[in-house]
About this RNA:
This is a predicted complex of two RNAs, RNase P RNA and transfer RNA, with 420 nucleotides together. Model confidence (mean pLDDT): 78 of 100.
RNA sequence: AUGGGUAGUCGGACGGUUGCUCUGAAUAUCAGAGAGGAAAGUCCGGACUCCUGCAGGGAGGAUGGCUCCUAACGGGAGCAGUUCGCAAGGACUGGAAAGUGCCACAGAAAUUAUACCGCCUCUGUUCGUAAGAACAGAGGUAAGGGUGAAAUGGCAAGGUAAGAGCUUACCGGCUGACAGGUAACUGUCAGAGCUAAGGCAAACCCCAUCCGGAGCAAGGUCAAGCAGAACUUAUGGGUCCCCUGCCUCGACAAGUUCGGGUUGACCGCUUGAACCUGAAGGCGACUUCAGGUCCAGAUGAAUAACCGUUUAAACAGAAUCCGGCUUAUGAACUACCCUUUCUU
RNA sequence: CGGGGCGUGGCCUAGUCCGGUUUAGGGCACCAGAAUGGGGUUCUGGGAGUCCCCGGUUCGAAUCCGGGCGCCCCGA
Numbered sequence: 001a002u003g004g005g006u007a008g009u010c011g012g013a014c015g016g017u018u019g020c021u022c023u024g025a026a027u028a029u030c031a032g033a034g035a036g037g038a039a040a041g042u043c044c045g046g047a048c049u050c051c052u053g054c055a056g057g058g059a060g061g062a063u064g065g066c067u068c069c070u071a072a073c074g075g076g077a078g079c080a081g082u083u084c085g086c087a088a089g090g091a092c093u094g095g096a097a098a099g100u101g102c103c104a105c106a107g108a109a110a111u112u113a114u115a116c117c118g119c120c121u122c123u124g125u126u127c128g129u130a131a132g133a134a135c136a137g138a139g140g141u142a143a144g145g146g147u148g149a150a151a152u153g154g155c156a157a158g159g160u161a162a163g164a165g166c167u168u169a170c171c172g173g174c175u176g177a178c179a180g181g182u183a184a185c186u187g188u189c190a191g192a193g194c195u196a197a198g199g200c201a202a203a204c205c206c207c208a209u210c211c212g213g214a215g216c217a218a219g220g221u222c223a224a225g226c227a228g229a230a231c232u233u234a235u236g237g238g239u240c241c242c243c244u245g246c247c248u249c250g251a252c253a254a255g256u257u258c259g260g261g262u263u264g265a266c267c268g269c270u271u272g273a274a275c276c277u278g279a280a281g282g283c284g285a286c287u288u289c290a291g292g293u294c295c296a297g298a299u300g301a302a303u304a305a306c307c308g309u310u311u312a313a314a315c316a317g318a319a320u321c322c323g324g325c326u327u328a329u330g331a332a333c334u335a336c337c338c339u340u341u342c343u344u
Numbered sequence: 345c346g347g348g349g350c351g352u353g354g355c356c357u358a359g360u361c362c363g364g365u366u367u368a369g370g371g372c373a374c375c376a377g378a379a380u381g382g383g384g385u386u387c388u389g390g391g392a393g394u395c396c397c398c399g400g401u402u403c404g405a406a407u408c409c410g411g412g413c414g415c416c417c418c419g420a
Base pairs, nucleotide, nucleotide: 001340003338004337005336006335007334008333009332012310013309014308015307016306017305018304020034021033022032023031024030025029036315040326041325043324044323045322046321047320048215049214050213051212053246054245055244056243057242058241060211061210062209063208064207065079066078067077068076069075080093081092082091083090084089094206095205099204100203101200102199103198116145117144118141119140120139121138122137123136124135125134126133127132153171154170156168157167158166172194174191175190176189177188178187179186180185219267220266221265222264228258229257230256231255232254233253237249274293275292276291277290278289279288280287281286345419346418347417348416349415350414351413354372355371356370357369364403374390375389376388377387378386396412397411398410399409400408
């Protein structure tokens, strides 16, 4: 220089005029604060609130290498194995000898493997002087061909009528012992020729772990207003799909359906597993300690409009709050690493 | 804000649960031909599909899994 890999930063700037929401004050006004990295999708996990509560079982759902982090997770970190890549690095992850099921077409045969072509042996017939050849039959053979996504270890030598783990070496797989590691797993040695058993579990299923339901339109207080009716509940009701046990409440009760009224105010509401800086521990995710900061809170719903200068400004806008994941996105920049080539 | 469902030619749909030769089937509409003096009706034939999009699992995906896009419905 070229082509890549991983991680991260920024999310227009400056000035002026006029507005909006919230807070405070000394209130005809003044001062301060005012969207995001994804506020999004609602895909996961929690906090919080209500449903009498708790426990067990079934059904249903989710996750899936190992160890750790965390409030929790399907998230993250480190490691392991397989696989892709020259490499930096990326992707994937329980069980197919528990059972059931599926494997189209092609092919001889698709799971109790199998003899279509080919190869080899024997017998018979015909041809030929002979060597032998052709045809038919009986057997042997999975080395070779052909089909397929997939054909029952691979490869080499020996062996054989031709062949075959039939025998042997190496590789792969299996079983056992020992060693290392918390573990996944790895290494070494030995054994038996390997039907240690084809693929699919993002097919049913099995194993292990986890999960009660609903959601701030949760839930609560006040004010105003209105019209109630029917049904169910002690042989059992009580926002968990079903069952069981304990506890507790129960007619001045609870629930279902229909009808009527309201469309107001307040709480929940923003101080939080919060943020910033520093130190310490850890490979790391992360944790602990010290100091500092207060940083939107609306309810038809504010965070804007216009002008000037300058640029490459995109995706897009809170609605109970956090931790993640995923998706959308402009112009650049930074750090580390790898391949190839050139120069010194 | 929260909770559900759907997407297959121009339109309406079957198939999706339980993956395969069924070239993704049918109706309406469209095109051509026949029949008619001409039109309609009828009959025959034909075209038109990235199964909403992008990945993955599998030998093989409309169908199974993940992500996105669009539309519809319900809740004070």